[in-house]
RNA sequence: GCGGAUAUAGUUGAAUGGUAGAAUAUCUCUUUGCCAAAGAGAAGGUACGGGUUCGAUUCCCGCUAUCCGCC
Numbered sequence: 001g002c003g004g005a006u007a008u009a010g011u012u013g014a015a016u017g018g019u020a021g022a023a024u025a026u027c028u029c030u031u032u033g034c035c036a037a038a039g040a041g042a043a044g045g046u047a048c049g050g051g052u053u054c055g056a057u058u059c060c061c062g063c064u065a066u067c068c069g070c071c
Base pairs, nucleotide, nucleotide: 001070002069003068004067005066006065007064010024011023012022018054026042027041028040029039030038048062049061050060051059
């Protein structure tokens, strides 16, 4: 330099065009004499920039990062 794959919450990880779900962690409450465990609830997310579409995590282009391969 060329080709391919991946990018979603602090972490892990679903969602094949129709308002993004869960686990864990964090915070609050309940329970207990205290801690832990358990139960209930809350906040928090589609790497970034464009395009297509009534509507994009999803399709297309670019870019960034990581990984793999070729030279």
Transfer RNA from Vallisneria denseserrulata x Vallisneria spiralis, 71 nucleotides, folded computationally. Rfam family: tRNA. Rfam classes the family as a transfer RNA. It is recorded under the gene name trnG-GCC.